[in-house]
Molecule: Bacterial RNase P class A
Organism: Actinomycetota bacterium
């Protein structure tokens, strides 16, 4: 200097003008005396993720004797923690030269499925395409008889020449049964690895050393593991984020939970009751009908609705020291209060400024644009996702120079 790894922040600042939510205070006004409307002045007024709504609770309601099906979830240890699938540290396993990264990480030797293509065969201790052997057969060459027949020759056995049969050997080539997984040849993976024995040819068929895997012992570690030392059959493919098996856990709804107060309407109980309705009529009387056990009307009283208040902002809380712990984290002391709306507030402009992009330039600096994901609704601990552009720090590898 260059490449890269891990962690921790911040994510526009200042000034003005104006708005809005909430708390307080003050003045007014109305008031059913509980409070509510207006106005002033003052305080406070989104995030790292407020987001998915995925985990786990806190706090509410309902249910609950007990088991049992079926359902979900968690599955390496040891801790932290209110808890947790989450953090810390380890332990194994993969990955990287390294820092460091990853991991659903119990069981494939209970069973059942799959394992594309390619390739005989893809799990049964199975498969035989090419090679090796072996038995048996055909078929070529080759050797093979003191076998047979004919001519020739010799004094007979006999010899030579031609021809006929010819068992067995042997070489290479076919066929059919078998046998072998050593070698070839496909794949990711063909049923441990080199090497020797061994056999017709071959194989953990034997044996040596290796790897593995199971029992046992010993040593470390709280554990998970780890290291060594016998023994044993010699060896068993993958896949459980395929279905299953195996521990071990799990009641259900969610702040629209839930709990208060409570009109109009209407419809239910109680009581008390004709004053009642309807026609006639401009209305009052009168009349007439209805109603009086089936009850007009009038009083209550409880339940639900609308609207209202609470839950609802003191809390597994910030932040600072400090002391334990490798570390999540705890404890102790001291400080601070830090949105709480329900048609839902947190904006909006104006200057300067940082920033990044492009242009001009007389190298001073102008000029234009742009500056992210996104935004509470009970509340908290997490994970995951989204993010323009900055900053800090530790660690690694390579290169160059001193």
């Nucleotide at each position: 200097a260059g490449a890269g790894u891990c962690g921790g922040c911040c994510g526009g600042g200042u000034g003005g003008u104006c708005g809005c939510a909430g708390g307080c205070g003050c003045g007014u006004c109305u008031u059913u005396c509980g409070a509510g409307g207006c106005g002033c002045g003052u305080u406070c007024g989104a995030g790292g993720a407020a987001a998915g709504u995925c985990c786990g609770g806190a706090c509410u309601c309902c249910g609950c004797a007990g088991g049992g099906c079926g359902g979900g979830g968690a599955g390496c240890u040891g801790g932290g923690u209110a808890a947790g699938u989450c953090c810390c540290a380890g332990g194994c396993g993969g990955g990287g030269u390294g820092a460091c990264c990853c991991g659903a990480c119990g069981g494939a030797a209970a069973g059942u499925g799959c394992c594309g293509c390619a390739g005989a065969a893809a799990g049964g201790g199975a498969a035989a395409c090419c090679g090796c052997c072996c038995a048996c057969u055909g078929u070529u060459g080759c050797c093979g008889g003191a076998a047979c027949c004919g001519c020739g020759c010799g004094a007979u056995u006999g010899c030579g020449c031609g021809g006929u049969c010819g068992a067995g050997g042997u070489a290479g080539u076919g066929g059919u049964g078998g046998g072998u997984a050593a070698g070839g040849g496909u794949g990711a993976a063909a049923a441990g690895g080199u090497g020797g024995g061994g056999u017709a040819a071959g194989a953990g068929c034997c044996c040596a050393c290796c790897a593995g895997c199971g029992g046992u012992c010993c040593c470390g570690g709280u554990g998970a593991c780890g290291g060594g030392g016998u023994c044993g059959g010699c060896u068993u493919g993958g896949u459980a984020a395929a279905c299953c098996c195996c521990u071990c856990c799990c009641g259900g709804a969610g702040c629209a939970a839930g709990g208060c107060c409570a009109a109009a309407u209407a419809g239910g109980g109680g009581c008390c009751g004709a004053u009642g309705c309807u026609g006639u009529g401009g209305c009052c009387c009168g009349c007439a009908g209805c109603g009086u056990u089936c009850g007009a009307g009038g009083c209550u009283c409880g339940g639900g609705u609308a609207g209202g208040c609470c839950g609802c902002a003191u809390g597994a809380g910030g932040c600072c020291g400090u002391c334990g712990g490798c570390g999540a984290c705890g404890g102790c002391g001291g400080u601070c209060c830090c949105a709480g709306a329900u048609g839902g507030a947190u904006g909006a402009c104006c200057a300067c400024c940082a920033c990044c992009u492009g242009g001009a330039u007389g190298c001073g600096u102008c000029c234009a644009g742009g500056u992210a994901c996104a935004g509470a609704a009970u509340c908290c601990g997490g994970c995951u996702u989204a993010c323009a552009g900055g900053c800090c720090g530790g660690c690694u590898c390579u290169c160059u120079c001193c």